[in-house]
Context: one part of a larger RNA
RNA sequence: GAACUAACGCUUGUGGCGUGUCUUAGUCAUGCAAGUCGAACGAGAAAGCUCCCUUCGGGGAGUGAGUAAAGUGGCGAACGGGUGAGUAACACGUGGGUAACCUGCCCUUGAGUUGGGGAUAACACUUCUAACGAGGUGCUAAUACCGGAUAAUAAGGCGUGGCAUAUGCUGUCGCCUUCAAAGGUGGCCUCUGUUUCAUGCUGCCGCUCGAGGAUGGGCCCGCGCCGUAUUAGCUUGUUGGUGGGGUAAUGGCCUACCAAGGCGACGAUGCGUAGCCGGCCUGAGAGGGCGAACGGCCACACUGGAACUGAGACAAGGUCCAGUCCCCUACGGGGGCCAGCAGUCUAGAAAUUUGCACAAUCGACGAAAGUUGGAUGCAGUGACGCCACGUGGAGGAUGAAGCCCCUCGGGGUGUAAACUCCUGUCAGAAGGGAAGAAGGCGCGGGUGCGAAUAACGCCUGUUGCUUGACGGUACCUUCAAAGGAAGCUCCGGCUAACUACGUGCCAGCAGCCGCGGUAAUACGUAGUGAGCGAGCGUUGUUC
Numbered sequence: 001g002a003a004c005u006a007a008c009g010c011u012u013g014u015g016g017c018g019u020g021u022c023u024u025a026g027u028c029a030u031g032c033a034a035g036u037c038g039a040a041c042g043a044g045a046a047a048g049c050u051c052c053c054u055u056c057g058g059g060g061a062g063u064g065a066g067u068a069a070a071g072u073g074g075c076g077a078a079c080g081g082g083u084g085a086g087u088a089a090c091a092c093g094u095g096g097g098u099a100a101c102c103u104g105c106c107c108u109u110g111a112g113u114u115g116g117g118g119a120u121a122a123c124a125c126u127u128c129u130a131a132c133g134a135g136g137u138g139c140u141a142a143u144a145c146c147g148g149a150u151a152a153u154a155a156g157g158c159g160u161g162g163c164a165u166a167u168g169c170u171g172u173c174g175c176c177u178u179c180a181a182a183g184g185u186g187g188c189c190u191c192u193g194u195u196u197c198a199u200g201c202u203g204c205c206g207c208u209c210g211a212g213g214a215u216g217g218g219c220c221c222g223c224g225c226c227g228u229a230u231u232a233g234c235u236u237g238u239u240g241g242u243g244g245g246g247u248a249a250u251g252g253c254c255u256a257c258c259a260a261g262g263c264g265a266c267g268a269u270g271c272g273u274a275g276c277c278g279g280c281c282u283g284a285g286a287g288g289g290c291g292a293a294c295g296g297c298c299a300c301a302c303u304g305g306a307a308c309u310g311a312g313a314c315a316a317g318g319u320c321c322a323g324u325c326c327c328c329u330a331c332g333g334g335g336g337c338c339a340g341c342a343g344u345c346u347a348g349a350a351a352u353u354u355g356c357a358c359a360a361u362c363g364a365c366g367a368a369a370g371u372u373g374g375a376u377g378c379a380g381u382g383a384c385g386c387c388a389c390g391u392g393g394a395g396g397a398u399g400a401a402g403c404c405c406c407u408c409g410g411g412g413u414g415u416a417a418a419c420u421c422c423u424g425u426c427a428g429a430a431g432g433g434a435a436g437a438a439g440g441c442g443c444g445g446g447u448g449c450g451a452a453u454a455a456c457g458c459c460u461g462u463u464g465c466u467u468g469a470c471g472g473u474a475c476c477u478u479c480a481a482a483g484g485a486a487g488c489u490c491c492g493g494c495u496a497a498c499u500a501c502g503u504g505c506c507a508g509c510a511g512c513c514g515c516g517g518u519a520a521u522a523c524g525u526a527g528u529g530a531g532c533g534a535g536c537g538u539u540g541u542u543c
Base pairs, nucleotide, nucleotide: 001543002542003541004540006539007538008537009536010535013389014388015387016386017385018384019382020381021347026345028343030342031341032340035075036074037073040072041071048063049062050061051060052059053058082300083299084298092224093223094222095221096220097219098218101217102216106213107212108211109210110209111208112207113206114148116146117145123138124137125136126135127134128133156205157204158203161202162201163200164199165198168194169193171191175186226272227271228270233263234262235261238260239259240258241257242256243255244254245253275297276296277295278294279290280289281288282287302323303322304321305320306319325336326335327334328333353379355378356377357376361375362373363372364371365370392422393421394420395419402413403412404411405410426484428479429478430477431476432475436470439466440465441464442462443461444460445459446458447457448456487532488531489530490529492513493512494511498527499526500525501524502523508515509514
């Protein structure tokens, strides 16, 4: 000099963009952070509203609504978010290998989607229990479960997908009965609406098996990767072979037997320290230091251990066991784990709101509409950092006052102020007021599949409707008014900047050299001056 996830002191007008527990991987009250699908399934309310009845207490019907909540089932919950404890390791980086492997969802493609069965939750009744919850009896469904066939399966779903034909029903019309109407009965034709079964055609979503791809991962290898030799020897599943087991897969990964090997001064083993990298800081570079934020990988989720489910976990907001701590208890027994977002206590020199929104982006689920997300987008807070702007401009005296110095003549502050004339950034007030929105729904047109003008998909049009947390924010216009906005450190040399007074080796200063013992440019105050400026100094750390 530069830099900082900084802290401390004094000071502080505005905005933008960033950034904010480096210590205690310490403890945590409270709320939220993972749901979604009724187009897989059985079921299924209430409030409200309308009408009717009423003994005025209320009762019934319809609607709400096949909606809400709970349940079975599917997908997701292995992502996203946090932290850096452990780890000196194929952990990471880089380059290869896998003829030793897996891969849900996604893309392309081929084939298929057949015949049966038994349960169970919800629910009803009931037992025990303080609670968490545990049990008994009975009923029921599936894309849940189990056999058969098959290489393999959901003969599935779209409130009975759409259309055609046929049939049935309702309504209308005609005829009969009746004085007429209502009502009842029978037949036929046309039309409208609707339902179901049958047949045919066909769409969308799924399910099963196979092939290929993409994506993501597992495993192996070469090279690189801190200090210490005041750590020199280490190793018995250890090193190799054979058989077997295990895994998606190689392998002492495991096991039995056999052999006696394997590593090491090119530093084994031990000990200490540490997440690694892209990068960041510094430096002319070489190098040195660091690994906050952002991005990639790894590891961890109170501590230790284990498996289950699954395409994927040995699983932060899953399960089981053991332990520490905390909470509830009717003492029998239960419950919990913020290194998610906020927030609390503690520790510390030291670090924010128990905010708003799913409008955008992205994720999950869904055919979709949509629902959901403390991811994310925003706002709040801190001069913590960087950047930008302002605190006014022009004129104005041989030069006011005050203050300081003085050789008492005068000199300095100083065009500085006053005063005159202007301007209007920012802050303030008033008015206008975005972009960020793409989509979605409706309607129309074209087109593909199709027998089809249906359904479904794609393209496209639309002076139809609709979606913004930020935010009445940015921005624009107008108004008023110099009005509201400057400090900090230093002045002996290094090092830019000097005098007076006070003090008298005292009080004090100090980065180094050193100042202070009666004329201190070095202490304290004042005036002047120097430097930087919404900051300026100090401390710490790195180059």

Small-subunit ribosomal RNA, 5' domain from a metagenome, 543 nucleotides, folded computationally. The full RNA is in RNAcentral, with records from SILVA.